Transfer RNA from a bacterium, 72 nucleotides, folded computationally.

RNA sequence: ACCUCUGUAACUCAGCGGAAGAGUAGCGGACUUCUAAUCCGUUUGUCGCAGGUUCGAUUCCUGCCAGGGGUG
Numbered sequence: 001a002c003c004u005c006u007g008u009a010a011c012u013c014a015g016c017g018g019a020a021g022a023g024u025a026g027c028g029g030a031c032u033u034c035u036a037a038u039c040c041g042u043u044u045g046u047c048g049c050a051g052g053u054u055c056g057a058u059u060c061c062u063g064c065c066a067g068g069g070g071u072g
Base pairs, nucleotide, nucleotide: 001071002070003069004068005067006066007065010024011023012022013021018055026042027041028040029039030038048064049063050062051061052060
């Protein structure tokens, strides 16, 4: 330099056009002598950045940034 994959909540990941969810964690409550465990409720996102397409973009297209792998 080129090819390819990945980037989504504090963390691990799902979601691939109709506008974002799960688990863990955090917070509150129940239970318990207390803690742990268990159960119930609950908060959090400029979806890496900037443009484009579209009535509508996390999703499709282009460029850039960061990281992993490969070729030379």

Overview:
Its Rfam family is "tRNA". From the family's description: Transfer RNA (tRNA) molecules are approximately 80 nucleotides in length. Rfam links the family to the GO term triplet codon-amino acid adaptor activity. The sequence is in RNAcentral, with records from ENA.